[in-house]
The part of an RNA shown here (small-subunit ribosomal RNA, 3' major domain) has 469 nucleotides and comes from an uncultured bacterium.
The prediction has a mean pLDDT of 86.
Context: one part of a larger RNA
RNA sequence: UGACGGGGGCCCGCACAAGCGGCGGAGCAUGUUGCUUAAUUCGAUGCAACGCGAAGAACCUUACCUAGGCUUGACAUGCACGGAAAUCCUCCAGAGAUGGUGGGUCCGCAAGGGUCGUGCACAGGUGGUGCAUGGUUGUCGUCAGCUCGUGUCGUGAGAUGUUGGGUUAAGUCCCGCAACGAGCGCAACCCUCGUUCUAUGUUGCCAGCACGUCAUGGUGGGGACUCAUAGGAGACUGCCGGGGUCAACUCGGAGGAAGGUGGGGAUGACGUCAAAUCAUCAUGCCCCUUAUGUCUAGGGCUGCAAACAUGCUACAAUGGCCGGUACAAAGGGCUGCGAUACCGCGAGGUGGAGCGAAUCCCAAAAAGCCGGUCUCAGUUCGGAUUGGGGUCUGCAACUCGACCCCAUGAAGUUGGAGUCGCUAGUAAUCGCAGAUCAGCAACGCUGCGGUGAAUACGUUCCCGGGCCU
Numbered sequence: 001u002g003a004c005g006g007g008g009g010c011c012c013g014c015a016c017a018a019g020c021g022g023c024g025g026a027g028c029a030u031g032u033u034g035c036u037u038a039a040u041u042c043g044a045u046g047c048a049a050c051g052c053g054a055a056g057a058a059c060c061u062u063a064c065c066u067a068g069g070c071u072u073g074a075c076a077u078g079c080a081c082g083g084a085a086a087u088c089c090u091c092c093a094g095a096g097a098u099g100g101u102g103g104g105u106c107c108g109c110a111a112g113g114g115u116c117g118u119g120c121a122c123a124g125g126u127g128g129u130g131c132a133u134g135g136u137u138g139u140c141g142u143c144a145g146c147u148c149g150u151g152u153c154g155u156g157a158g159a160u161g162u163u164g165g166g167u168u169a170a171g172u173c174c175c176g177c178a179a180c181g182a183g184c185g186c187a188a189c190c191c192u193c194g195u196u197c198u199a200u201g202u203u204g205c206c207a208g209c210a211c212g213u214c215a216u217g218g219u220g221g222g223g224a225c226u227c228a229u230a231g232g233a234g235a236c237u238g239c240c241g242g243g244g245u246c247a248a249c250u251c252g253g254a255g256g257a258a259g260g261u262g263g264g265g266a267u268g269a270c271g272u273c274a275a276a277u278c279a280u281c282a283u284g285c286c287c288c289u290u291a292u293g294u295c296u297a298g299g300g301c302u303g304c305a306a307a308c309a310u311g312c313u314a315c316a317a318u319g320g321c322c323g324g325u326a327c328a329a330a331g332g333g334c335u336g337c338g339a340u341a342c343c344g345c346g347a348g349g350u351g352g353a354g355c356g357a358a359u360c361c362c363a364a365a366a367a368g369c370c371g372g373u374c375u376c377a378g379u380u381c382g383g384a385u386u387g388g389g390g391u392c393u394g395c396a397a398c399u400c401g402a403c404c405c406c407a408u409g410a411a412g413u414u415g416g417a418g419u420c421g422c423u424a425g426u427a428a429u430c431g432c433a434g435a436u437c438a439g440c441a442a443c444g445c446u447g448c449g450g451u452g453a454a455u456a457c458g459u460u461c462c463c464g465g466g467c468c469u
Stems, first nucleotide, its partner, number of pairs: 007469007015459002019422005026313008034304002042053002064299007073122001077121007088103002091100003106113002124288002127286003133282002135277003138273001140271001145184006151160003164175003190265004195233007205222002209220003236259001239253005315415001319374007331362003336355002341350003381412001386407007428451007
C1' cells in the first nucleotide's frame, strides 16, 4: 500500500423479510457423470460446466471404430518431361471407393491455354501445448469505481487530490479543505415503446355522399379517423408550497399522455480468475508424412445396475370432454407459401387460384364467453408403455425420424431435508411465429402478443458488493 477478520460505523442489491409460483417425490424429454463398448469423437467442471459449443448426429455432418483402398495425394502454387486423352456414355467385377472393356471429342496459324500422367519442390493434419500467443468470450458488475499532470508533505515506500459535512441510482452534485486541474468510467448523445402536430395517402383506412351484393371497402370517391413512412414538438425539478447551510437536494402539489433516470434495450472503466477457447479463425514451437494425411462402405456419437442438472406433462371440478361463438401481435414465403373445391375418421392426398407479397398464402390464435355432460373415483383425471394398421420426408426410416388411427391403459392423490425465480403490464397463465432445417427426436432457444395478481413492517440475521476506520 493492499487483502483478510465469527472488529466497528455508514449504505446498497429479490440479499433477507412480506407475498405468489415452482424445483426436490412420479412419468417422459434433453444434457452430464459413471459403467459398458471395436467405437460409444472432442471440448465445457463451484458461483461463471451440465436443453452448454450443437440455430437440427438416419447417410452426409463426423472429428470416433471396423473393413477395403490411395500415396505429389480429396485441396493450392511452381518447375521439368511426356500424352491425346480426361470429363462424358455403355457394359462387367465390387459393399462402395475403385479397377477393367468398348464408344467418342481438345481450343489456337503459332507462342501458348485447358486437361491428364511421371518426377521434384511441397500439400495435408478437428495431432499436442489456451501454462508460448493473437482475436473473441465469461465473471466480479452496469458495481462506482480506476488513474494521471503539476504542486505540497514524507529520508523512503508512499500520502494528498479521491478524505470530511450533506446529497444522489452514481467519485451525482453542493459546501469545506494544500491542493489546483485533467483522463477512463457515471450521466447524456443512439434504438424502441408511450402523447401530439405537419407532410404524404397505396397494397392500408371508410366518417360523410353515391352505386351494388346473400354478404364483404366490393365499386365510384374521400384524407376526416386507424395505420404506415419521414420530420418536428414535448419533461427541464421548468412552476407553487414545506424542509434544507436557504447550497446541492428532498417531500408534497398543480398542469400534463408522460414527473423527477418516464418503461425497455444497446452500451461493460483500471483490472481479477496462468478463467474459457490451438475443434470458428489466425499463429510460435513440437510431432505424423505409403500416415496422426486422404477416399469409401457399414457401425458409433441414440449403448444402460446407478447418480445429478435443466425442462415438459400431470396428479384434477378455478377441472376433463362435446357443441357453438369472439378478440392479437410479431414473423416467414419462388428448389417457396399454397387458397376455394373434392377424397380420407385422421396424419395426409388430388388439384392448382393467388402471391417475390401493408394486396395472396402460412393462419385455426389459445386461454375467454355461451350451452350440455361428468360428481370426487386412480375416475370421462393422467397419459407412460406395448400390440396392430397407416401417412409424409428422403437413394435409404433395422440399428435410429416425426406424425395419424384403433387397442392398451403404468407411475402419479401436491412431493423429506433442502432449494430457485419474480417488485408491474412484472410473476402466474394462454397460445402464435422464426432461425437451424429434405424430414425431425423442439417439451430447447430467440422473439411476439392475450388474460393478469399478491406483497415489501423493516435492515436484526443469511449471501454478495461499495466507502471510512
Its Rfam family is "Bacterial small subunit ribosomal RNA". The full RNA is in RNAcentral, with records from ENA and Greengenes.